A computed fold for a 74-nucleotide RNA from Pelagicoccus sp., annotated as transfer RNA. It matches the Rfam family "tRNA". The prediction has a mean pLDDT of 80.
RNA sequence: GCGGGGUUAGCUCAAUUGGAUAGAGCACCUGACUACGGAUCAGGAGGUUAGGGGUUCGACUCCCUUACCCCGUG
Numbered sequence: 001g002c003g004g005g006g007u008u009a010g011c012u013c014a015a016u017u018g019g020a021u022a023g024a025g026c027a028c029c030u031g032a033c034u035a036c037g038g039a040u041c042a043g044g045a046g047g048u049u050a051g052g053g054g055u056u057c058g059a060c061u062c063c064c065u066u067a068c069c070c071c072g073u074g
Base pairs, nucleotide, nucleotide: 001073002072003071004070005069006068007067010026011025012024013023019057028044029043030042031041032040050066051065052064053063054062
């Protein structure tokens, strides 16, 4: 340089053929329980879906571009 894959919550990952308010587990916060803590139970907060642009009534999803990571290869 070329080809392919990936980037979604603090971390690990979902999200059907493009469809309605983007979810789960762990972690975090509050409460219950407990002598205290842990465990358990109940509740809560947390997102520019990597950045920008385009298509569409509608985009995490399709197209273009930039950045970064991984794999292969001249």